[in-house]
Formats: sequence, C1' cells, structure tokens
RNA sequence: CAAGUAGAUUGCCUUAUCGCUGCUAUUUUAUAGUAGAGGAAAGUCCGAACACCAUAGUGCAAUAUAGUGGUUAAUGGCCACCAGUUGUGAGACUAGGAAAAGUGCAACAGAAAGUAUGUACAGGUAAUGCUGUAGUGAAAUCAGGUAAACUCUAUAUGGUGCAAUGUCAUGUAUACCAACGCCUAGGGUUGCACGCCCAAUGUUGGAGGGUAGACAGCUAAAGUGUAUUGGCAACAAUACACUCAGAUAAAUGAUAAGGGUUUUUUCUUUUUAUGAUUCUUUUUCAAAAAGAAAAAGUACAGGAUUCGGCUUAUAGAUUUGCUUAGAAA
Repeated sequence: CAAGUAGAUUGCCUUAUCGCUGCUAUUUUAUAGUAGAGGAAAGUCCGAACACCAUAGUGCAAUAUAGUGGUUAAUGGCCACCAGUUGUGAGACUAGGAAAAGUGCAACAGAAAGUAUGUACAGGUAAUGCUGUAGUGAAAUCAGGUAAACUCUAUAUGGUGCAAUGUCAUGUAUACCAACGCCUAGGGUUGCACGCCCAAUGUUGGAGGGUAGACAGCUAAAGUGUAUUGGCAACAAUACACUCAGAUAAAUGAUAAGGGUUUUUUCUUUUUAUGAUUCUUUUUCAAAAAGAAAAAGUACAGGAUUCGGCUUAUAGAUUUGCUUAGAAA
C1' cells in the first nucleotide's frame, strides 16, 4: 500500500423573508422571548411499568425456554467461559438437556435396513449365516443415527390493553315483550374441573330511545451527560450538571441566495523505485495525486402511554483496535 474483521460518532450547513405548535411574560388576542422528531420513530416479534377485571387458590391441559455462571425491573435480551461447526487468521454461527421410558423416520443402491438378511469367496460343524472377507450404501450383527419428529425430564407462565381507565356535563323511555328466579337463576375468575366472589322491584334475550361533548391519563422518565471507584466485560454505586415534542384530523414548513460533500466528463501540472511500448533517449499510452470548469445527486425515512431489547432499511463522511493465504522497501 491492498484486502479483511470487530466497533464508535455523524448523516447536510449559513443568511434573509413569510408561516405553524407548546410554554413564559406583558402595555392581553397581539407582541416579545424560548423550545420544537429517529437511530431506527419502522416491524408489532419479545419483556416490563401502569390501568381495570379482582377476592384466592388447587389440579389437569396448553404454551414457552434448555451448556455453566453473571447482569437487569424483566426477557427467549446482553456479557464472560465451555462445547460443536466454519475460516490461513482476526473472527462468525448454534432451537447446545434426554436415544437403556416408549413410538416413529431413513429415497436410491444392495441379497437384505432390524431381534431383518444370505449375493460371491474362504474357514468350520452332526446340522444351521456358525465365523470372516468382499460388494452396495450415510449407516450391515444383543446395531448405530435422528428429538427446528412425536415424546420424556427440569424450569416458568392470569387476561385485556391508553381505542386501558377515571371525572364532569348534556340528554332520554328501561316505558314494553318473553324465559328463568329470591331455598340461588345468572355472571366473573385463560381452556376445563373443583373451590372462591358478586347477586334479588334480579339475570339473560328481544325490540326501542338518548348521547358521541369537555377534562384527566399525557410526559421528570428503571431519564441524559461527565468524572471517580469496583468489575475481563455486560453492568453497578457515588458526586456534579441538564430538562431535550405533548399534538388530537393531528404542528416543526415554504421561497431565494451562497456554501459543504459524492459521482461522471473535459483541461492543466506533477509523480511512477520494477508500469506498458521503443535498440536507447525522447515521444505516446496507462495509473495515482493536486487544481479549475460543467452537469447530476445529497441516504433510510417521520411520534401519539412510556421504557428495555431483537429484526429489517440505510447515499456517504470521519475515526479506533486487530488479522493476513497478499505486494514493496
């Protein structure tokens, strides 16, 4: 120098004019100030916080996980170590317990794929595939393989979800019909059973009427940043500092100018140790770097209860560690 591997940060900037949403203040409906999307906001795949059912479990079923340890609010996440596969290597991947509890599966080939079978040759026996070799095949003698096959073992697990839920206002007709019922009908508790709870002018079903408004939930959060200590690390503790959307048909934009950056083309200059061509030099070609001009582009993409993860998409720019079957000095 080239290629690879494991990470981190960022992902357009400035000015001017006009415009939008929240908050604060005021001379109060206008002005001024200030703040105004993401690393994935996507997928809706996991885990939780919170709200309600709700008081209470037990057994069976069902679902999920599966080496060892640590971390976390928790997880199937993350970190470390072991094992296996893979790569020259740095590394990457793993749905990593049990095959003597049982059942199932293995095309073709082969004589035969399991308490099955006897092709060829050899040995042996009273006799028998009794023994061995060859052949076919991934696998050929109380078989072995396979459990992201059923299953077994161990562990774990309530449901619904901010369209949860709560308060206030408005308004009308529970007036009517049917069944069951006050000794418990009916309802709830995941799927079932038991148990438990609610329950009396009641429950279920039908038919019909009114309402669709306002506020809360709604953003101070297991939060962010820096430093120190402990730890291989994930992470934890302490100290200091900071507050970064809260909309509700859904705001953060439009226009103009200049700049940054990427790609392509043209021109100029420089370099090439071992570049190509040439007998040599020159020339020419090629490659790289710098400068100028022109054109085109400027990634993936946008909240709606919040958070921790996983997965997927991503033009580029900057940067750190490590590796090498590569090249040169």

The RNA shown here (Bacterial RNase P class A) has 329 nucleotides and comes from Seonamhaeicola maritimus. Model confidence (mean pLDDT): 75 of 100. The source organism's lineage runs through Bacteria, Bacteroidota, Flavobacteriia, Flavobacteriaceae and Seonamhaeicola. Its Rfam family is "Bacterial RNase P class A". It is annotated as a ribozyme. Gene Ontology terms of the family: tRNA processing, dimeric ribonuclease P complex and ribonuclease P activity. From the family's description: Ribonuclease P (RNase P) is a ubiquitous endoribonuclease, found in archaea, bacteria and eukarya as well as chloroplasts and mitochondria.